Annotation
c-di-AMP riboswitch aptamer (ydaO/yuaA leader) from Desulforamulus ruminis, 129 nucleotides, folded computationally. Lineage of the source: Bacteria > Clostridia > Eubacteriales > Peptococcaceae > Desulforamulus.
[in-house]
């Protein structure tokens, strides 16, 4: 330089650097009223619920008691394929991981609280703006 992505910028300190602290904007998730929605006496829910996130959901095999867990095949979805930017189409291609809270969370102004980690280098046509 570019590309994922909220995951960027500035400013102090420490450091030769990389980095590490700290502030502070700036993006982005949670929680959190009324009105609204949903629910309808009580209980009891366990196969718990609920959240980040594109990353759900099925079918076979094997292991085990259903759950679960490991492989493989699809699959909701998402990303790229560097035109000065954008969108669509039609090809190619890769991902479809993991992690939280803890039995509680709809939606929500004021309020509040947290996260700004990591990873990659790139292979193509046609239309419209």
């Nucleotide at each position: 330089c570019g590309c994922u992505u909220a995951g960027u910028c500035u400013c102090u300190c420490a450091u030769u650097g990389a980095u590490g602290a700290g502030a502070g904007a700036g993006c982005g998730g949670g929680g959190g009223a009324a009105c609204c929605a949903a629910a309808a006496a009580u209980g009891a829910a366990u196969u718990g619920g609920g959240g980040u996130u594109a990353a759900u959901a099925c079918a076979g095999u094997g292991u085990g008691u259903u759950c679960a867990c490991a492989c493989u095949g699809u699959u909701a979805g998402g990303g790229u394929u560097a035109u000065a930017c954008u969108u669509u189409u039609c090809a190619a291609u890769c991902c479809g991981a993991a992690c939280c809270c803890g039995u509680c969370a709809g939606c929500u102004a004021a309020c509040u609280u947290c996260g700004u980690a990591g990873g990659c280098g790139u292979a193509g046509a046609a239309a419209a703006g």